[in-house]
This is a predicted structure of a 104-nucleotide RNA (SAM riboswitch aptamer (S box leader)) from Streptohalobacillus salinus. It was read from a public genome assembly, where an Rfam model found it. Its Rfam family is "SAM riboswitch aptamer (S box leader)". Rfam describes the family as follows. The SAM riboswitch is found upstream of a number of genes which code for proteins involved in methionine or cysteine biosynthesis in Gram-positive bacteria. The coordinates come from a structure-prediction model, not an experiment, and the mean pLDDT is 82.
């Protein structure tokens, strides 16, 4: 790094420290010295795992292991149908990204 399964339009700080660039990639459009990304502190959430409730399914807590905290995964590309219309636009699925298990 690659396989499987499930998910991706909701949620989450006028904080401290740093200092320049950032939003995966392209192309737009945005976010940034009125301090962005990053760390740590808080926070949101409910994938494991744990506890209690339950015959079971499931629930409820939020201790633990992750994870997340501009904008629909930001929008459209890497494609295909279908339906409305004939500029395009929805919807379904796939393709590309992420994040969790697990199995190896």
């Nucleotide at each position: 790094a690659a396989c499987u399964u499930a998910u991706c339009u909701a949620g989450a700080g006028a904080g401290a420290c740093u200092g320049a660039g950032g939003g995966a990639c392209a192309g737009g459009c945005c976010c940034g010295a009125a301090g962005a990304c990053g760390u740590c502190c808080a926070g949101c959430a409910a994938c494991c795992u744990a506890a209690c409730g339950u015959a079971a399914u499931c629930g409820u807590u939020a201790a633990g292991g992750u994870g997340c905290u501009a904008a629909a995964g930001c929008c459209u590309g890497a494609g295909u149908g279908a339906u409305g219309a004939u500029g395009c636009a929805u919807c379904a699925c796939g393709c590309c990204g992420a994040u969790a298990a697990g199995a190896a």

The organism belongs to Streptohalobacillus, within Bacteria.